[in-house]
RNA sequence: UCAUCGAGACCGGCUGAGGGAAAGGCCCUUAGACGCCGGGGCAACCGUCAGGCCCAACCAGCCGGAAAGGUGCCAACUCCUGCGACCCGCUGCGGCGGGGCCGUCAGAUGA
Numbered sequence: 001u002c003a004u005c006g007a008g009a010c011c012g013g014c015u016g017a018g019g020g021a022a023a024g025g026c027c028c029u030u031a032g033a034c035g036c037c038g039g040g041g042c043a044a045c046c047g048u049c050a051g052g053c054c055c056a057a058c059c060a061g062c063c064g065g066a067a068a069g070g071u072g073c074c075a076a077c078u079c080c081u082g083c084g085a086c087c088c089g090c091u092g093c094g095g096c097g098g099g100g101c102c103g104u105c106a107g108a109u110g111a
Stems, first nucleotide, its partner, number of pairs: 001111005010039005018028003023081003040074003045070002048065002051063003078106001082104003086100003089096002
């Protein structure tokens, strides 16, 4: 910098009090959290393929397959809450809070 983030996927061992990024909320947790180790799984970003489309051909691109490779992931939408535009609703017309949708900040993962 670019892409994606409402789907999906748990057991055992060790340890022993915290954990879910901050704050607030709300949750998880001594019926053992977090972490580490082992195994299992999910997914398909990279890689991969005598695949399809495209092309004179190659590359690229798009679609698709497999998944034994490199990562990642396996409570809750990124657990919820930021900021802005628009639409809907309420209004004592100052605003209000709820929903939807788009953009964007922050964060995560990959290249």

SAM riboswitch aptamer (S box leader) from a soil metagenome, 111 nucleotides, folded computationally. The model forms 97% of the base pairs in the Rfam consensus. It matches the Rfam family "SAM riboswitch aptamer (S box leader)". Gene Ontology term of the family: regulation of gene expression. On this family, see Lu et al., J Mol Biol 2010: "SAM recognition and conformational switching mechanism in the Bacillus subtilis yitJ S box/SAM-I riboswitch". Its mean pLDDT, the model's own confidence on a scale to 100, is 82.